[in-house]
Context: one part of a larger RNA
RNA sequence: GACGAACGCUGGCGGCAUGCCUAACACAUGCAAGUCGAACGGAAGUAGCAAUACUUUAGUGGCGAACGGGUGAGUAACGCGUGAGCAAUCUGCCGGACACAACGGGAUAACACAGAGAAAUUUGUGCUAAUACGGUAUAAGACCACAUCGGGGCAUCCCGGAGGGGUCAAAGCGAUUUAGCGGUGUCUGAUGAGCUCGCGUCCAAUUAGCUAGUUGGUGAGGUAACGGCCCACCAAGGCGACGAUUGGUAGCCGACUUGAGAGAGUGAUCGGCCACACUGGAACUGAGACACGGUCCAGACUCCUACGGGAGGCAGCAGUGGGGAAUAUUGGGCAAUGGAGGAAACUCUUACCCAGCAAUGCCGCGUGAGUGAAGAAGGUCUUCGGAUUGUAAAGCUCUUUAAUCGGGGACGAAUAAUGACGGUACCCGAGGAAUAAGCCCCGGCUAACUAUGUGCCAGCAGCCGCGGUAAUACAUAGGGGGCAAGCGUUGUCC
Numbered sequence: 001g002a003c004g005a006a007c008g009c010u011g012g013c014g015g016c017a018u019g020c021c022u023a024a025c026a027c028a029u030g031c032a033a034g035u036c037g038a039a040c041g042g043a044a045g046u047a048g049c050a051a052u053a054c055u056u057u058a059g060u061g062g063c064g065a066a067c068g069g070g071u072g073a074g075u076a077a078c079g080c081g082u083g084a085g086c087a088a089u090c091u092g093c094c095g096g097a098c099a100c101a102a103c104g105g106g107a108u109a110a111c112a113c114a115g116a117g118a119a120a121u122u123u124g125u126g127c128u129a130a131u132a133c134g135g136u137a138u139a140a141g142a143c144c145a146c147a148u149c150g151g152g153g154c155a156u157c158c159c160g161g162a163g164g165g166g167u168c169a170a171a172g173c174g175a176u177u178u179a180g181c182g183g184u185g186u187c188u189g190a191u192g193a194g195c196u197c198g199c200g201u202c203c204a205a206u207u208a209g210c211u212a213g214u215u216g217g218u219g220a221g222g223u224a225a226c227g228g229c230c231c232a233c234c235a236a237g238g239c240g241a242c243g244a245u246u247g248g249u250a251g252c253c254g255a256c257u258u259g260a261g262a263g264a265g266u267g268a269u270c271g272g273c274c275a276c277a278c279u280g281g282a283a284c285u286g287a288g289a290c291a292c293g294g295u296c297c298a299g300a301c302u303c304c305u306a307c308g309g310g311a312g313g314c315a316g317c318a319g320u321g322g323g324g325a326a327u328a329u330u331g332g333g334c335a336a337u338g339g340a341g342g343a344a345a346c347u348c349u350u351a352c353c354c355a356g357c358a359a360u361g362c363c364g365c366g367u368g369a370g371u372g373a374a375g376a377a378g379g380u381c382u383u384c385g386g387a388u389u390g391u392a393a394a395g396c397u398c399u400u401u402a403a404u405c406g407g408g409g410a411c412g413a414a415u416a417a418u419g420a421c422g423g424u425a426c427c428c429g430a431g432g433a434a435u436a437a438g439c440c441c442c443g444g445c446u447a448a449c450u451a452u453g454u455g456c457c458a459g460c461a462g463c464c465g466c467g468g469u470a471a472u473a474c475a476u477a478g479g480g481g482g483c484a485a486g487c488g489u490u491g492u493c494c
Stems, first nucleotide, its partner, number of pairs: 001493003005490005012365006018358002020323001025321003029318003034063003039060002042057006070276003079201008089193002094189007102136002105133001111126006142167003146163001148161005172181002202248003209239003214236006221229001251273004255266004278299005301312004329355001331354003337351001338349004368398004378389004402435001404430005412421001438483005443464003449478005459466002
């Protein structure tokens, strides 16, 4: 000097930040991911005599739920950083280009009826629709195997042209019957992702040898893709004192702190990457997950039960218990920014924007200004003369920031509508010095001294050291010094 700090004493206001560093301990309750009726058939309701229209939405279907939000347990690793590569790759939605959308079919939920069960849930029979699911057709410069030509490179190879053969597609909705929104195939862009490599990335040698899918090859499988990734066979390799292996510790970085710098330390908030989601394992769906608020299995724990069987996962936002020196509200709003769905209206959004709490930090402001010598009173000291507190107070003359009260009142909204914050900021007015100062220190280092008490006691102390009867070092008082809504102490780093 710095801090996500804590503790002690004290505490007026505002702005902006920050706030479980410990138990990746356990969690009551509420909310945190839905949306679309312009994909579909129903059901219920409203209006109507009815046709019908409108509203709502349990189910089928689509998109989303892989984002956003949290945490740092694990990880010493291509995890991260940086620079390359993929001639070894994928990419929903979005942008550009070309082409296409023909004909038919069988089901099933909802629903109805009948059951089982305490519940969670579930069975049978019957009916029905689709942008749900099959079938046929058409189709290329797509894919597959053949044979062929040209060009290029980086070894395997890559690009382009043309040939005959085989394989693969689709869906409608809606409109004033016109828009528009969609569908399928291919190429391309953008974005995102996957993989490979060079270099860098803590401590211990009181860890010296380690390795059997281990190292390489051939073949087959698998993947979007390369690869012992997996398997069969073959060979016997591979790593290591330039530190393998083992053990310990740790998320990494941009950055942050300090320092003149070199460096050292740290990795809160904010941003990028990674990993994890009660513990361990696994796959399914999907463009994307081996998936925090999905599924299955096993385990520990908690809960319900009619004892047959079931339910759950806050390292989301609040909040509770516990641990701890220690860390906040079960708040308001979708007004803004952004996200999901929708043609839109809109709905959802504890992301976010705000408010609340905390001197936790930084910054700003205030606690009055001028005048005022009878140098008042009181206090303290005293050589008893006085000195000092001290222009300090009182008194007089003023001012009104902040606070208080009253009135007006935004920007943020994107030219209509729409403001949680907020009757906030800000402006005007009113009154009255009124409501607002402490903490530490005073032996030297180190700015600041006397008196009394105490008597190696009580105590102080960062180091040196003070205290045993004249203590500037303990305690109190007066005075003084420093900082100031803070001041000290402790801890950690430079």
Molecule: small-subunit ribosomal RNA, 5' domain
Organism: uncultured Eubacteriales bacterium